Formats: sequence, C1' cells, structure tokens
RNA sequence: GGUCCCGUGGUCUAGCGGUCAUGACUCCAGACUCUGAAUCUGGCAGCGCGAGUUCGAUUCUCGCCGGGACCU
Repeated sequence: GGUCCCGUGGUCUAGCGGUCAUGACUCCAGACUCUGAAUCUGGCAGCGCGAGUUCGAUUCUCGCCGGGACCU
C1' cells in the first nucleotide's frame, strides 16, 4: 500500500428500515437477615464521528476515526 471483518450503557451481547433499542454482569435503592453473602423486587446508564438515501436509519450508501485478520 491492497482486500475483508468489527465498533450498541462501566463490561459482554441481541437487533437485518417503523415497538419504549434486548438480555446478562457491574453499580444504586429497597425487601429478607442479628450482620454479611446468597436470593427477590425496582432503578440509573448505550447505537464511534460526519454526510447522504428515505416519510422514517442502530439497520442501507460514502467519508473519517479506532480495533482486528490476511496479502504484498
């Protein structure tokens, strides 16, 4: 330099054009308990950045940024 893949809460993850963006762990609060752990209930927090297509974009297209694999 070229080709391809990936980027979603603090961490991991589902989503294939229209729902309130899914679940788990963590964290916070409460219940339970002599206290704690475990368990149960509830809550906070997220689509890498920019542009385009579309009535509508996490999803499709382009560019950029970051990560990875392969080739030279």